[in-house]
Context: one part of a larger RNA
C1' cells in the first nucleotide's frame, strides 16, 4: 500500500467559530466540462495476450489482431458539473410566550472560623492507636458581649437544570448572550463538515500590585518505626482570594467525532404546546424540546450498546496499524521561566 478499524484490546483532535477543500434539497429550460456512443488518427519494430498457420511435437519462426492512454470530430443528454429562472420541506428572519446554578460587573446578609478589648471563671486545655511537641496561673480551655477580617455559601438539592467544553448553586440590582414551544408572516438552499488559521480552555504553575481568616506543598518539631526523607500530632512559608497579564494541559471521560435520514416498545422526570376534566384544582390524553431507567430487533469478541445507538445508510473531519526503548533524542515552532506542541532511529523481546 489495499484494506480493517477508533466504548473497553492500538486509535475521537479539550471545546467552539471558521477561510480554503469535501459534499449537498425539489422543479424547468439550457450548455456540453465530466460520462456515453460512432468514426478517424496517433500509439516504431520486436516482446506479451488472443486467433491462425509453419518447421514430425515443442522451444522457435510466420500472419492477423486486440486491451488501456492521447488527440481530433460527429453526436446523445438520464446522472453529475455551469449558467438562467422558480419553488418551500433544510437553514434562517420576525412577532408572541416561556425556561435555566448560563456569562459579566455592582451592591447586600446570616451561620462558621481565627484574631483583638472588656466580663465570668480556674487549672488545665489540645491531641492521639497510646502518647508527645504545641498553648495555658504573665489566668489559658470553656462561656457571654462588643468588634475586625478573609473566604466558602448549610438546607432548599434530586437519577434536576443550564452551557461548546472547561464549568456553573446565599439573596438582589444592570447589562449580555443561549435555548424551547406555537401561530401566522417573511427570506429562498443562504446548508453540512472543515487541514491550516483565530478564539474559549480545571486544578497546579509564572510576572506585577493587593488580599491573607481558614486549610495548607516546602520546611520545622513531637511520635512510629530496624531505618521513616512518609502515613498520625502541633505549628507553617509559597499557594489558596482580587486585578491584569502568561500559560495551554488533564482519567479536559459517555474513555463513544460532527450532521442529517430511517427503525418495536414501556416506565420516569424537567420545559413549551392543545385538548378533556373541574367552582379554583388533582387527575388524564396527545404533541415538540430535553435528561434518565428498562426492553426488543439488529449490532457486538464478550461485558453491553438498543430512537440520546455501539442499529441501518450518506458527507465530511480527526486519528490508529505489535510490547519496550519514547511521548523520549534531534531540529523546528512557542514560552519570562515551567514547560508546552510537532515527534524518530538504534537496540531489544
Nucleotide at each position: 500500500u489495499u484494506g480493517g478499524g477508533u466504548u473497553u484490546a492500538a486509535a475521537g483532535g479539550g471545546u467552539g467559530c471558521g477561510c480554503a477543500g469535501g459534499c449537498g434539497g425539489c422543479g424547468u429550460g439550457u450548455c456540453a466540462a465530466g460520462u456515453c456512443a460512432g468514426c478517424g488518427g496517433u500509439c516504431a519494430a520486436a516482446a506479451u495476450g488472443c486467433g491462425g498457420c509453419g518447421c514430425u511435437c515443442a522451444a522457435c519462426g510466420c500472419c492477423g489482431u486486440a486491451c488501456c492512454g492521447c488527440c481530433g470530430u460527429u453526436g446523445a443528454a438520464a446522472c453529475u458539473g455551469g449558467c438562467a429562472u422558480g419553488c418551500u420541506c433544510g437553514a434562517g428572519u420576525u412577532c408572541g410566550u416561556g425556561c435555566g446554578a448560563g456569562g459579566a460587573u455592582g451592591g447586600c446578609g446570616g451561620a462558621a472560623u481565627g484574631c483583638g478589648c472588656g466580663g465570668u471563671g480556674u487549672a488545665g486545655c489540645g491531641g492521639u492507636g497510646a502518647a508527645a511537641u504545641g498553648c495555658a496561673u504573665a489566668g489559658a480551655u470553656a462561656u457571654c458581649g462588643c468588634g475586625c477580617a478573609g473566604a466558602a455559601c448549610u438546607c432548599c438539592g434530586a437519577u434536576u437544570g443550564c452551557g461548546a467544553a472547561g464549568g456553573c448553586g446565599g439573596c438582589u440590582g444592570u447589562c449580555c448572550a443561549g435555548c424551547a414551544c406555537a401561530c401566522g408572516a417573511c427570506u429562498g438552499a443562504c446548508g453540512c463538515u472543515c487541514a491550516u488559521g483565530c478564539a474559549c480552555g480545571a486544578a497546579a504553575g509564572c510576572g506585577u500590585g493587593g488580599g491573607u481568616a481558614u486549610c495548607g506543598a516546602a520546611c520545622a518539631g513531637g511520635a512510629u518505626u530496624a531505618g521513616a526523607u512518609a502515613c498520625c500530632c502541633u505549628g507553617g512559608u509559597a499557594g489558596u482570594c482580587c486585578a491584569c497579564g502568561c500559560g495551554g494541559u488533564a482519567a479536559a471521560c459517555g474513555a463513544u467525532g460532527a450532521u442529517a435520514a430511517c427503525u418495536a416498545g414501556u416506565u420516569a422526570u424537567u420545559c413549551g404546546g392543545c385538548g378533556c376534566g373541574a367552582u379554583u384544582g388533582a387527575g388524564u390524553g396527545c404533541u415538540g424540546a430535553g435528561u434518565g431507567a428498562c426492553c426488543g430487533a439488529g449490532c457486538g469478541a464478550a461485558a453491553g450498546c438498543g430512537u440520546u445507538a455501539a442499529g441501518u445508510u450518506a458527507u465530511c473531519c480527526a486519528c490508529c496499524u505489535g510490547g519496550g526503548g519514547a511521548g523520549u533524542a534531534c531540529g523546528c515552532c512557542g514560552g519570562c521561566a515551567a514547560c508546552g506542541g510537532u515527534g524518530a532511529a538504534a537496540c531489544u523481546c